The RNA shown here (small-subunit ribosomal RNA) has 1489 nucleotides and comes from a metagenome. Its mean pLDDT, the model's own confidence on a scale to 100, is 83. The sequence is in RNAcentral, with records from SILVA.
[in-house]
RNA sequence: GGCUCAGGGCGAACGCUGGCGGCGUGCUUAACACAUGCAAGUCAAGGAGAAAGUUGCUUUCGGGUAAUAAGUAAACUGGCGCACGGGUGAGUAAUAUGUAAGCAAUCUACCUAAUGGAUUGGGAUAACGUUGAGAAAUUAACGCUAAUACCGGAUAAUACGUUUUAGCCACCUGGCUAGAAUGUCAAAGCUGCUUCGGUAGCACCAUUAGAUGGGCUUGCAUCUGAUUAGUUAGUUGGCAGGGUAAUGGCCUACCAAGACGAUGAUCAGUAGCUGGUCUGAGAGGAUGAUCAGCCACACUGGAACUGAGACACGGUCCAGACUCCUACGGGAGGCAGCAGUGAGGAAUAUUGGGCAAUGGGCGCAAGCCUGACCCAGCAACGCCGCGUGAAGGAUGAAUGUCGUAAGAUUGUAAACUUCUUUUCCAGGGGAUGAACAUCCACCAUUUGCAAAGGUGGUGGCCUGACCGUACCCUGGGAAUAAGCCCCGGCUAACUACGUGCCAGCAGCCGCGGUAAUACGUAGGGGGCAAGCGUUGUCCGGAUUUACUGGGUGUAAAGGGUGCGCAGGCGGGCCUGUCAGUCAGAGGUGAAAUCUCACGGCUUAACCGUGAAACUGCCUUUGAUACUGCAGGUCUUGAGUAUGGAAGAGAGAAGCGGAAUUCCAGGUGUAGUGGUGAAAUACGUAGAUAUCUGGAAGAACACCAGUGGCGAAGGCGGCUUCUUGGUCCAUAACUGACGCUGAGGCACGAAAGCGUGGGUAGCGAACAGGAUUAGAUACCCUGGUAGUCCACGCCGUAAACGAUGAAUACUAGGUGUCGGAUUUAAUUAUUCGGUGCCGGAGCUAACGCAUUAAGUAUUCCACCUGGGGAGUACGAUCGCAAGGUUGAAACUCAAAGGAAUUGACGGGGGCCCGCACAAGCAGUGGAGCAUGUGGUUUAAUUCGAUGCAACGCGAAGAACCUUACCUGGGCUUGAAAAGCUGUGGACCGCCUGCGAAAGCAGGUUUCCCUUCGGGGUCGCAGUACAGGUGCUGCAUGGCUGUCGUCAGCUCGUGCCGUGAGGUGUUGGGUUAAGUCCCGCAACGAGCGCAACCCUUACCAUUAGUUGCCAUCAGGUUAAGCUGGGCACUUUAAUGGGACUGCCUACGCAAGUAGUGAGGAAGGUGGGGAUGACGUCAAGUCAGCAUGGCCCUUACGCCCAGGGCUACACACGUGCUACAAUGGAUGUUACAACGGGUUGCCAAGCCGCGAGGUGGAGCUAAUCCCUUAAAGGCAUCCCCAGUUCGGAUUGGAGUCUGCAACUCGACUCCAUGAAGGCGGAAUUGCUAGUAAUCGCGUAUCAGCACGACGCGGUAAAUACGUUCCCGGGCCUUGUACACACCGCCCGUCAAGCCAUGGAAGCCGGGGGUACCCAAAGUCAGUGACCCAACCCUUCGGGGAGGGAGCUGCCUAAGGUAAAACUGGUAACUGGGGCUAAGUCGUAACAAGGUA
Repeated sequence: GGCUCAGGGCGAACGCUGGCGGCGUGCUUAACACAUGCAAGUCAAGGAGAAAGUUGCUUUCGGGUAAUAAGUAAACUGGCGCACGGGUGAGUAAUAUGUAAGCAAUCUACCUAAUGGAUUGGGAUAACGUUGAGAAAUUAACGCUAAUACCGGAUAAUACGUUUUAGCCACCUGGCUAGAAUGUCAAAGCUGCUUCGGUAGCACCAUUAGAUGGGCUUGCAUCUGAUUAGUUAGUUGGCAGGGUAAUGGCCUACCAAGACGAUGAUCAGUAGCUGGUCUGAGAGGAUGAUCAGCCACACUGGAACUGAGACACGGUCCAGACUCCUACGGGAGGCAGCAGUGAGGAAUAUUGGGCAAUGGGCGCAAGCCUGACCCAGCAACGCCGCGUGAAGGAUGAAUGUCGUAAGAUUGUAAACUUCUUUUCCAGGGGAUGAACAUCCACCAUUUGCAAAGGUGGUGGCCUGACCGUACCCUGGGAAUAAGCCCCGGCUAACUACGUGCCAGCAGCCGCGGUAAUACGUAGGGGGCAAGCGUUGUCCGGAUUUACUGGGUGUAAAGGGUGCGCAGGCGGGCCUGUCAGUCAGAGGUGAAAUCUCACGGCUUAACCGUGAAACUGCCUUUGAUACUGCAGGUCUUGAGUAUGGAAGAGAGAAGCGGAAUUCCAGGUGUAGUGGUGAAAUACGUAGAUAUCUGGAAGAACACCAGUGGCGAAGGCGGCUUCUUGGUCCAUAACUGACGCUGAGGCACGAAAGCGUGGGUAGCGAACAGGAUUAGAUACCCUGGUAGUCCACGCCGUAAACGAUGAAUACUAGGUGUCGGAUUUAAUUAUUCGGUGCCGGAGCUAACGCAUUAAGUAUUCCACCUGGGGAGUACGAUCGCAAGGUUGAAACUCAAAGGAAUUGACGGGGGCCCGCACAAGCAGUGGAGCAUGUGGUUUAAUUCGAUGCAACGCGAAGAACCUUACCUGGGCUUGAAAAGCUGUGGACCGCCUGCGAAAGCAGGUUUCCCUUCGGGGUCGCAGUACAGGUGCUGCAUGGCUGUCGUCAGCUCGUGCCGUGAGGUGUUGGGUUAAGUCCCGCAACGAGCGCAACCCUUACCAUUAGUUGCCAUCAGGUUAAGCUGGGCACUUUAAUGGGACUGCCUACGCAAGUAGUGAGGAAGGUGGGGAUGACGUCAAGUCAGCAUGGCCCUUACGCCCAGGGCUACACACGUGCUACAAUGGAUGUUACAACGGGUUGCCAAGCCGCGAGGUGGAGCUAAUCCCUUAAAGGCAUCCCCAGUUCGGAUUGGAGUCUGCAACUCGACUCCAUGAAGGCGGAAUUGCUAGUAAUCGCGUAUCAGCACGACGCGGUAAAUACGUUCCCGGGCCUUGUACACACCGCCCGUCAAGCCAUGGAAGCCGGGGGUACCCAAAGUCAGUGACCCAACCCUUCGGGGAGGGAGCUGCCUAAGGUAAAACUGGUAACUGGGGCUAAGUCGUAACAAGGUA
């Protein structure tokens, strides 16, 4: 820093499950299309007026007629209503909404109150009738008739219009009141009663006022995009007129040229707005279902009519699309009302009951109508409540699961006992919601002469869809009722089995490759519960857009720099004002919701009443500290002046020397040059070198400095001219004139571009030479643009202090530059710059620290995970290159910073090691031996594989071993061991078959006893045995290796936010973290060293089998014998060596010395001894062992074969290649060991291996046992040999049941390769290498191997540059599986989204023009017309109409553009994807930083 989770919500959907009730809610998608029914009628105005039924009369028995039904139904004229109620959210970003105002610019049917009135006439018309047209819808003509329909006249005001007078008021045009002159209205209707005069009620007219509801205007608020920056001609304003209820460009004519816009106009996208709802601590964010207010719409578009009100959801006209009917001529329709249907969709209900309540329309009323509404139905869709039982109950039952086989758990759970009955079933009872109105009776009051009516009250009558519902009672009976998700961490909850990177899981991290608490199942557990999970979406967590409440040196982020318009912010004092601000009051902020209190449903949800709240807006009164505004004033901010000062500041002109190259000439000769080394190149046509002269261009050595100047870029030879800024001193002047600065303007390294010059050197591109696997590079030789100048572009850099500008404040120390003051001087003070160190403070840390990254203020710029991408598209700038602005899809769970510990570096420092070097001897070449790989095979058993596998396991494969192969056999088994049954002994011996194992047969035949039985063996059965079968990546143990390297840690303390550090680093020293000194460390542990063994010296003790100096004996000789234990030696105990002593150096530790002494000198030599750890190092085949697997076989027995194969490759050895040798002869000197199933002497035989023989020895006694090299002689004479011995033939010996596959040795014969070994590579530093032989284990036999032993006996080490390995410190790191690391790009493959693109197909909007329906308006109106007027009665007039014309105009059409989508051959890059190709660019100095 992002991603993710835990919370809450939902008109939800899906999966599994589902007992009840209450209260709510229920097409979010197609404003898609709709069958059917219903949703708006009603009426004491009017005329006309049925039928069924019933009854009477009549009848030809078919019927007719009259009354009633009934002035009813239905229809018509008329009034009122239909503009409400109900639905939906398409459009609308402002003609909307919210809030607050205004109308002195307005209307309002019904209602209320008040005043007044209600007169007189007239002509029609529907219904209806007749005749037609038409399929129908419908319609034509003629005739009749009424009104509360229509028309004329009268009357009349405080009404309206005009003119005018006076007063009052006012927010501009004006308003109100009073007075004078002119035009405009009615239904004597209906009903009741009536004494017929009237009266009452209802209805009606005019006016005023109210109430209610609208209309219009204004302020503020109201989504996103600038990759939409300019828009606008009725546009903005004026005058006049028209229009409207009313203001207004609302409309028309004329005049003017305005109006809006960076505080975002216009354009585009999205969207009904609000009260509220959800979330949140809040601020906010999201949302606008149900309920409520407003708006808009009613198939799509347009239009008006009627009316108080509509441009009208269930009205009209026109156009369009669609559906339906049709007789083809023409017509009909509009569920976004309630149900319902289809379609769409993940998804949303009944074609229900009722007007009983509430409300609405009409009506005097009764009443009628009302899919508003009240109810019911469906749905766990939500909220709330209840239940599925309660108490007791341990043999802790059974089952299941696990198990170390003991048990644990399921679990008081169950069974069982007692109890209860909410639910449920049955039966019975049974509300509230009902109050009215009307009517009846009475009372009061009022109008009226009265009758009668109105108003109010009391009593009575009547009214329930839900519903026999809620609720109550009785009976019955635990009876009818539990699931879902999860259990690796986050996050509460663990085991077994199955599976085996498969199947699968997953919100993130991540699980699964044979022991999965992560998959599936089971047991157990956790959570919630009639629900539980999942999905989607919103808020939260996320201070992750930060107003509250973030940042920008290195994590994302300071503009490259300055000037500066707008804007923002701004010094001291005084006065005024009161806009902001604060306080009081008033109005409003609908109701519902939220909160609180109380109350009603058994409780709750839900509902009621009241309070509070609604954080807002407006008006008004006041306060005046601060800000603003206005005025005045001040000097400290800022500037000016005067006097000084420094400087690579800028521009222009001129001048200078050194160097380089070139040219000319001289001298001079063979090379020069260049590199790691070379070559290309130059040079005998004379180079390089050197001298003289000349030319040209560019840059200015030394001075020169974390020195100076500049805003930055940047500026460096010298002189002159022009010019900008800065600093110091003085304190004279102005008086806040200031700071910052979006846009804008200017400057702006290098490279690059244009035009014209110039070109010495350097030098992209290019060429050549090298290097290399390649080398389009690094290196070299050349070299063009360019670098330079003038003018003009470009406008970017790691343009960096990766640190915007300004102001103020906050410890110091120490350099340096410029000035001033000061001192006798060193100096000291102060102002301005420029560095280092450092405190507080800050910081994630690193670090910054008066030149802040500290403390504050102001303004600007910028950031919000990584990649895609600074890319695409668009716009804009540019000649171009390109710059500026700047996304998305998609993809990842990281990317990044600082620091830590390691590891690593072709980083550094110090140090060590046979690591190199110096030497010696080898290996690699030959032959053979042996092991491995490979190949072969029936099998060639298995393991070990860089160092650290390969003469290794194997200290010894002919059988055995043996695990492998072929074949023959056995199945409780070859061995062990338990139980049961049964039989007898078993064993042994014999015979047959057989390769053997084995099979078959025969024979023979017990012991103990407490008399129960036991032991032993065979057979049968059962548990089990057995496995060198797998897993060393499940393990123990053991081992190898780094490495006998010097390291690895801990406690306490201290430091650090932390990882961690310190100690353990440093200075010395050592073989050593050995020791010393120092030190925020002080101590300690495992390692080192020492203690142990051996060897080297001495002493003591002890002398047999050892020894023999002395004494004696004795032999050819010999410790052979007596004797002795001195010596040697043996084997036990001690001593000895410690830098103890001396000298030098050193603080010490210690080091050095051909020091002394000493047998030994600095660990004396050798051995044993191997820290924390690393390598999933090796071993399941040594042993042990979890899990898995086999069980008449993967077990067991046997015979034969194989492990011994052989084109080849490698490792380890032996023997050699010869003369330092070979051969022959002769002659010395060891040590370690072994020996009774053994070692085997002397003697004899054999050329020999060996045989024979048998003495001695259970060993310091005897034997193996002659050591060899060596010494002394002789031969060989450099050759494939007298070197070398392979191979082969023959003959033998020995071991063994057996030498064919497949033993060792001997003799005779044969006599191969090989003449010192390429690249490369090994061991060794002294009794070592080299060389010589001897012994032992294994073993019947078999040794060139292994383990030991002694003999002879060297060379060299200057030294630590280099190779390898290691230790410590330090440094860098993009590594942490740790360089065998990480990682980049092209190409190839698959998938995904996206850009461009000839074109093709749409969409909405605008512009211009054409055509133009219906309709309003205007004009006309020769045709038509009842009301009024005139009339000669023919008619005319007024007025109206049809028709026509015109303006406007929907739809339609045409045209050219723009915008925005989809698609597209082809094309561009991008992302993702276990194991593809090529290289190795980056990370270490990453090998060219």